[in-house]
RNA sequence: GCCGACGUAGCUCAGCUGGUUAGAGCGAGGGAUUCAUAAGCCCUAGGUCGGUGGUUCGAGUCCACCCGUCGGCA
Numbered sequence: 001g002c003c004g005a006c007g008u009a010g011c012u013c014a015g016c017u018g019g020u021u022a023g024a025g026c027g028a029g030g031g032a033u034u035c036a037u038a039a040g041c042c043c044u045a046g047g048u049c050g051g052u053g054g055u056u057c058g059a060g061u062c063c064a065c066c067c068g069u070c071g072g073c074a
Base pairs, nucleotide, nucleotide: 001073002072003071004070005069006068007067010026011025012024013023019057028044029043030042031041050066051065052064053063054062
C1' cells in the first nucleotide's frame, strides 16, 4: 500500500427484513433482611450506538469518507 471483519452502558455482548419507549448479564449505588457479614431478593443510576456527511416519512441498522482495533496479502 491493497483486501476483509469489527466499533452499542465501566466490562462482555444482543438488537431479526430500517419502524414507534435502545436492552441483557456482570459491575456500581441504595433498600429490605440479619446480632453482624456473605449469598439470594427488590429498586436506581449510567449510552451524544466511534466521527462527519448522505439516502429515507423514519437510521444502532443502508451508502460514502475519516479515525481506531484485529486478521490476511504484498
The RNA shown here (transfer RNA) has 74 nucleotides and comes from a Phycisphaeraceae bacterium. Its Rfam family is "tRNA". By type it is a transfer RNA. The source organism's lineage runs through Bacteria, Pseudomonadati, Planctomycetota, Phycisphaerae and Phycisphaeraceae.